[in-house]
RNA sequence: GCCUCGGUGGCGCAGUGGUUAGCGCGUAGGUCUCAUAAUCCUAAGGUCGUGGGUUCGACCCCCACUCGAGGCA
Numbered sequence: 001g002c003c004u005c006g007g008u009g010g011c012g013c014a015g016u017g018g019u020u021a022g023c024g025c026g027u028a029g030g031u032c033u034c035a036u037a038a039u040c041c042u043a044a045g046g047u048c049g050u051g052g053g054u055u056c057g058a059c060c061c062c063c064a065c066u067c068g069a070g071g072c073a
Base pairs, nucleotide, nucleotide: 001072002071003070004069005068006067007066010025011024012023013022018056027043028042029041030040049065050064051063052062053061
C1' cells in the first nucleotide's frame, strides 16, 4: 500500500429502511432476612466511531476519514 471483518450505555452483544434503539452482566434504590448472598421489583445510563450523501424516512444503503482485528505483498 491493497483486501476482508468489525466500532451500538461501564462490559459482552442483538437490532438487514418506518414501532419507543433492546437483551444479558454490572451499577443505584427498594423487597426479603437477625444479617449477608440469592430471588423479585424499579430506576439511571446511548450525540449508534467522525463527516458528508441517497431517501418522505437511515443503527441499517453509498462515499471519505478514523480506530481495532485478520490476511496479501

The RNA shown here (transfer RNA) has 73 nucleotides and comes from Octopus sinensis. RNAcentral holds the sequence, with entries from Ensembl Metazoa and Rfam. The source organism's lineage runs through Eukaryota, Eumetazoa, Lophotrochozoa, Octopodidae and Octopus. Rfam family: tRNA. Gene Ontology term of the family: triplet codon-amino acid adaptor activity. The same sequence occurs in records of 2 taxa.